[in-house]
Molecule: SAM riboswitch aptamer (S box leader)
Organism: Sciscionella sediminilitoris
RNA sequence: AGCUCAUCCAGAGGGGCAGAGGGAACGGCCCGACGAAGCCCCGGCAACCGGCGUGGUGAAUGCUGCCCACGUGAUCGGUGCCAAUUCCGACCCGAGCGAAUGGUUCGCCGGGACAGAUGAGGA
Numbered sequence: 001a002g003c004u005c006a007u008c009c010a011g012a013g014g015g016g017c018a019g020a021g022g023g024a025a026c027g028g029c030c031c032g033a034c035g036a037a038g039c040c041c042c043g044g045c046a047a048c049c050g051g052c053g054u055g056g057u058g059a060a061u062g063c064u065g066c067c068c069a070c071g072u073g074a075u076c077g078g079u080g081c082c083a084a085u086u087c088c089g090a091c092c093c094g095a096g097c098g099a100a101u102g103g104u105u106c107g108c109c110g111g112g113a114c115a116g117a118u119g120a121g122g123a
Base pairs, nucleotide, nucleotide: 003121004120005119006118007117008116013042014041015040016039017038021031022030023029026089027088028087043082044081045080048078049077050076051072052071053070054069055068056067058066086115091112092111093110094109096108097107098106099105100104
């Protein structure tokens, strides 16, 4: 530089330092001196991975392991996250609805894809 799978309409605050940017890129539209980014302290959200617990399934039975579901977030650890649907859009398709009009275009709605983020695996 890049691979695979899963999820992404929910959720989550204060203080200090600092001093103009930030929301991935593009077009919008937002946030920001009533203090952005970044760093530190305390706090919180979340069941992604592991741990622990409970239950289920399988072979006649039992235990353990594997698989599945649920729980556990100071009375567990590793990450991640704590404005706006991944803030919206783009690219493809479409039953339908609306607008325009000379047979197509635009918008709404729905589905998919691309891209991105996070986790796990693997390289």